RNAcentral holds the sequence, with entries from MGnify.
Predicted 3D model of an 85-nucleotide RNA (Glycine riboswitch aptamer) from uncultured Desulfitobacterium sp.
The coordinates come from a structure-prediction model, not an experiment, and the mean pLDDT is 79.
The model forms 84% of the base pairs in the Rfam consensus.
């Protein structure tokens, strides 16, 4: 100085709906910050070139999954220890 994993801390959004004793499940309505899918003005490369082709991202977008009291989870951020150079 440094990535992943580990520990601690912070951490948003969306139904106080209906059926069900509750949960689960179902109906309808919603959310995006686990995960997953998609995309290029730009950038890089290829083609003599026209312009075309290929590749490439997210907190963007889609909502498959997940979620919509609390709990849990939670992208991301800070700190710590350890490891490596």
């Nucleotide at each position: 100085c440094a990535g992943g994993a580990c520990u601690c801390u912070g951490g948003a959004g969306a139904g106080u709906u209906c059926c069900g004793g509750a949960a689960a499940g179902g109906a309808c309505g919603c959310c995006g910050a686990a995960g997953g899918g998609g995309c290029a003005a730009g950038u890089a490369g290829c083609g003599c070139g026209a312009c075309g082709c290929u590749a490439u991202a997210a907190u963007c977008u889609c909502u498959c999954a997940g979620g919509c009291a609390a709990a849990a989870g939670g992208a991301c951020a800070g700190a710590g220890a350890g490891u490596g150079a």